[in-house]
């Protein structure tokens, strides 16, 4: 110095589920559309659990598993783990 690795940040890519009932608003009236209740879905923002494994001081430690509290469910907009790529910075180690 440099690769990895971690964090931040840009860009890019990104999956699932009801265009369900109702009721209110909007509206000449209707549909779209908000909202609201209630049925029924989803899991990849966050959250929670656990293992035959690690550990062993502990009611000790995990996930794309499993649960849906939240948060989502026409399409579009948004979010969106992960992932690539680019800058930035970071310490102990390899």
């Nucleotide at each position: 110095g440099g690769c990895a690795u971690c964090g931040c940040a840009g860009c890019g890519g990104g999956a699932g589920a009801g265009c369900c009932u109702g009721g209110c608003g909007c509206c000449u009236a209707a549909a779209a559309c908000g909202c609201c209740a209630g049925c029924g879905c989803c899991g990849a923002a966050g959250g929670a659990g656990c293992a035959a494994c690690c550990a062993c001081c502990c009611c000790g430690g995990a996930a794309a598993c499993u649960c849906u509290c939240a948060g989502g469910c026409a399409c579009c907009c948004a979010g969106g783990a992960c992932c690539g790529c680019u800058g930035c910075g970071a310490u102990a180690g390899g």
Molecule: Glycine riboswitch aptamer
Organism: Curvibacter sp.